[in-house]
Context: one part of a larger RNA
RNA sequence: GGUUGACCUCGGAUCAGGUAGGAAUACCCGCUGAACUUAAGCAUAUCAAUAAGCGGAGGAAAAGAAACCAACAGGGAUUGCCUCAGUAACGGCGAGUGAAGCGGCAACAGCUCAAAUUUGAAAUCUGGCCCUGUGCCCGAGUUGUAAUUUGUAGAGGAUGCUUUCGGCGCGGCGCCUUCCGAGUUCCCUGGAACGGGACGCCACAGAGGGUGAGAGCCCCGUAUGGUUGGAUGCCAAGCCAUUGUAUAGCUCCUUCGACGAGUCAAGUAGUUUGGGAAUGCUGCUUAAAAUGGGAGGUAAAUUUCUUCUAAAGCUAAAUACCGGCCAGAGACCGAUAGCGAAAAAGUAGAGUGAUCGAAAGAUGAAAAGCACUUUGAAAAGAGGGUUAAACAGCACGUGAAAUUGUUGAAAGGGAAGCGCUUGUGACCAGACCUGCGCCCUGGGGAU
Repeated sequence: GGUUGACCUCGGAUCAGGUAGGAAUACCCGCUGAACUUAAGCAUAUCAAUAAGCGGAGGAAAAGAAACCAACAGGGAUUGCCUCAGUAACGGCGAGUGAAGCGGCAACAGCUCAAAUUUGAAAUCUGGCCCUGUGCCCGAGUUGUAAUUUGUAGAGGAUGCUUUCGGCGCGGCGCCUUCCGAGUUCCCUGGAACGGGACGCCACAGAGGGUGAGAGCCCCGUAUGGUUGGAUGCCAAGCCAUUGUAUAGCUCCUUCGACGAGUCAAGUAGUUUGGGAAUGCUGCUUAAAAUGGGAGGUAAAUUUCUUCUAAAGCUAAAUACCGGCCAGAGACCGAUAGCGAAAAAGUAGAGUGAUCGAAAGAUGAAAAGCACUUUGAAAAGAGGGUUAAACAGCACGUGAAAUUGUUGAAAGGGAAGCGCUUGUGACCAGACCUGCGCCCUGGGGAU
């Protein structure tokens, strides 16, 4: 001096991990929010705290362990059903609207934070690392992570008494899975036997479906029990460890005992309710207390009593379910029915658009879906072939009617048609007569 790499600084790219949208929306929660209608008119009212609209979830949601109900000898989270009761109450007190306590039943389950000094010791947690140990190292963290405590208390002392520990698991129940009865014997018909006849077999199985026609015994299954393998939801005999000044409960006390604010409440306006001197909610204003505060269905004052403890949170079941997913069934419909849709149906198509919205199933047992020849440019035809059948030929099972063509029969001046009467032709049905053949049968004869 060059090259390369690392560290440091700056800028950029990529990326681990995490998070959100959108759809669907039957049931659920929150918001917003009508009118038609009814009142025989209409304005409050009613429809309706509904529909449309918006937002958000779950398999359920929401609610929920009392600032409850009561006034009793009191009850004791929530939810749903019966009842209360068309009652109390609201209401141009009209039309109408309309609960709750108790009682009975279904199902049951209780809990945790904030607010304390563990203060003789952050005892706590994410991440990383191995040697998997109550390990080590960063980081979070005293502007507070843990333990203890939640009003029914509780803490702190005292004294005793009682309670409970972790793992492996024979076996059983439940779940998924493998397997487990008996003819394809003979004859006939037929394309085919799953039909008819003969002889069998199984059955706690003769539900059902498939297979070339009605199959208990061909196939899948079905009944009842068993069986193979698996996963481990529940119950569990038994075995081994447990165990510490651990955990939970009870008794006593001249000890202490923190409990949620622009919230409660009041005024006012709107709305809502059965809630009526205001049931709930919301806006604005005022705005607390701590032997306090809320409630006690008529406003206010004084007083007494009862009952809870708001302004923080979690929580299974009973309950709901026109969507989705997984199953099972039917006195349901059977292709103009049943969903609009048995099919390439919300399709084709219509409308600028919102929106409206059809028709359309079946060859055959099996395509064996007509090789080949011939006429024709071809389509197609004629032969031929497949088939049980092609008068089943992808316009395909059966193939009605109006209607059309063709063939045959009959008729026709006064339309056809209709009514009455009498003939004639063709055809059909029944009866009768006659001949022949076959079957059954009586008698006689022949062999």
Molecule: large-subunit ribosomal RNA, domain I
Organism: Lentomitella striatella